[in-house]
Context: one part of a larger RNA
RNA sequence: GGCACACAGGGAAUGCCUUGGCUCUGAGAGGCGAUGAAGGACGUGACAAGCUGCGAUAAGGUACGGGGAUGAGCAAAUAUCAAGCGAUCCGUACAUUUCCGAAUGGGGGAACCCGGUAUGUUGAAGACAUAUCAUCCGAAAGGAAGCGAACGCGCCGAACUGAAACAUCUAAGUAAGCGCAGGAAGAGAAAACAAAAGUGAUUUCCAUAGUAGUGGCGAGCGAACUGGAAAUAGCCUAAACCAUACUUGUUUCGGCAAGUAUGGGGUUGUAGGACUGCAUCAUGGAAUUAUAGCGUAUAGUGGAAUAAUCUGGAAAGUUUAUCCAUAGAGGGUGAAAGGCCCGUACACGAAAUGCGCCAUAUACCUAGCAGGAUCCUGAGUAGGGCGGGACACGUGAAAUCCUGUCUGAAUCUGCCGGAACCAUCCGGUAAGGCUAAAUACUCCUCAGAGACCGAUAGCGAACGAGUACUGUGAAGGAAAGGUGAAAAGAACCCUGAACAAGGGAGUGAAAAAGACCCUGAAACUGUGUGUCU
Numbered sequence: 001g002g003c004a005c006a007c008a009g010g011g012a013a014u015g016c017c018u019u020g021g022c023u024c025u026g027a028g029a030g031g032c033g034a035u036g037a038a039g040g041a042c043g044u045g046a047c048a049a050g051c052u053g054c055g056a057u058a059a060g061g062u063a064c065g066g067g068g069a070u071g072a073g074c075a076a077a078u079a080u081c082a083a084g085c086g087a088u089c090c091g092u093a094c095a096u097u098u099c100c101g102a103a104u105g106g107g108g109g110a111a112c113c114c115g116g117u118a119u120g121u122u123g124a125a126g127a128c129a130u131a132u133c134a135u136c137c138g139a140a141a142g143g144a145a146g147c148g149a150a151c152g153c154g155c156c157g158a159a160c161u162g163a164a165a166c167a168u169c170u171a172a173g174u175a176a177g178c179g180c181a182g183g184a185a186g187a188g189a190a191a192a193c194a195a196a197a198g199u200g201a202u203u204u205c206c207a208u209a210g211u212a213g214u215g216g217c218g219a220g221c222g223a224a225c226u227g228g229a230a231a232u233a234g235c236c237u238a239a240a241c242c243a244u245a246c247u248u249g250u251u252u253c254g255g256c257a258a259g260u261a262u263g264g265g266g267u268u269g270u271a272g273g274a275c276u277g278c279a280u281c282a283u284g285g286a287a288u289u290a291u292a293g294c295g296u297a298u299a300g301u302g303g304a305a306u307a308a309u310c311u312g313g314a315a316a317g318u319u320u321a322u323c324c325a326u327a328g329a330g331g332g333u334g335a336a337a338g339g340c341c342c343g344u345a346c347a348c349g350a351a352a353u354g355c356g357c358c359a360u361a362u363a364c365c366u367a368g369c370a371g372g373a374u375c376c377u378g379a380g381u382a383g384g385g386c387g388g389g390a391c392a393c394g395u396g397a398a399a400u401c402c403u404g405u406c407u408g409a410a411u412c413u414g415c416c417g418g419a420a421c422c423a424u425c426c427g428g429u430a431a432g433g434c435u436a437a438a439u440a441c442u443c444c445u446c447a448g449a450g451a452c453c454g455a456u457a458g459c460g461a462a463c464g465a466g467u468a469c470u471g472u473g474a475a476g477g478a479a480a481g482g483u484g485a486a487a488a489g490a491a492c493c494c495u496g497a498a499c500a501a502g503g504g505a506g507u508g509a510a511a512a513a514g515a516c517c518c519u520g521a522a523a524c525u526g527u528g529u530g531u532c533u
Stems, first nucleotide, its partner, number of pairs: 001532009015518001016482002020453002022450007029442002031147002039100003042055003046078001050074002061094006070082003105114003115133007135144003151182001152180004162169001166216001192199002203230005213221002234434003237378001241264010269412001271377004275371004284365002289361003293357006300348003306321003310317001322339002324328001330342003383407008414429005469476002489517001492504004
């Protein structure tokens, strides 16, 4: 030095565990903010660095309700206090709520600096206290702003990529950017589809169908009719006409005409309405507000039934008997508990606040018949040319929709559509507006689930994690869980310079559980023994 065995050190794998995650389900909530938000800075404790809570009334104040014995958060120690005259704790309402921050008196390098006005301390200078002083919209009342995870609507709008290269095309109207809103948004009551028969607003899903089409007819893109389901709900204006008020024009001063504003009227395609004539106080309604009742949410309450034996450190395990069960879900307890604890089935509960349902009251809205002369029925609109865009459809035979630009009708004997265009026929009534539900999403709350993870996994984060740390910055971004049933966390002694470390002693079931603490693999490092050279 090699090999083998044994015993150690080292190391952290593995096993077991779970405070934390992940993905969903059912309900709820779907916003917060000038009454100052979100997010912070600084404070605040007897002692107080961190986290948590709170705000100069500062781990808190007041009232009401619950609850019933300990309490002064994590957090164990000491001190000092509080509490059956009901504390701590839980819920509801209220008060307080420094400074920064939309930040709003002015400024500013956020958490700081400096003012004006009024009143007061006070008679004055100065200072202090309290209140107030930004901008925009609005006559005023009042409103706006800023923040917020996804979902929504709009404006704007890529590239990588695919086409096995690449330019039309694709990716994709996606990502990014910007604006705006709601609990949903958008759409929506036919100038719609259809086809000789009919349907009857919108939205979403299933099928139609990867079909018809479209497409350097490449890569790809990709409907509709119709059928089935979910959910259902319909309305208001403009105009004609009438009235009132005002203005203007005109006047023979009686008026007349036009315009504007307000009110009535009226709302549709078997056309309807105005107008003229005749009737009429009925019916219905998703919607406003208040009150009562009921239900529900935000604290809670009651809640059955077991003993012994054996092993053991410990019984819930074993054995022997026994009981409850509308409760044998689950968790905890010194091992494995229906009957020990918390609970569970079941039953019950609110002073206060919110929500829902229903009733009553209230606010608001809501009808007919006939006549056929006249009037009305949404104009720089429809349509057209040029250039683009959207439609599954790339300009095509290209209908339909939108419009930058140039033009530009008709008026119910009207007008639009039915995929160039024309005729017949059919369907509809544009150029104003509102509209619940079925649908999308989850920052958040409550209850629950998992052939999801189990500390290199699962969120980046089970732990003082968006922390430490890195970067000028935008931004990037960790590692790190486990003594024991209980600290019983090792009194005392010894070695030692020792507050290091170790050896005794003691605790404990165990200390080869000793805080670098469950288990403790391998690499690696040693010691001893044997053997080989």
Molecule: large-subunit ribosomal RNA, domain I
Organism: Flavobacteriia bacterium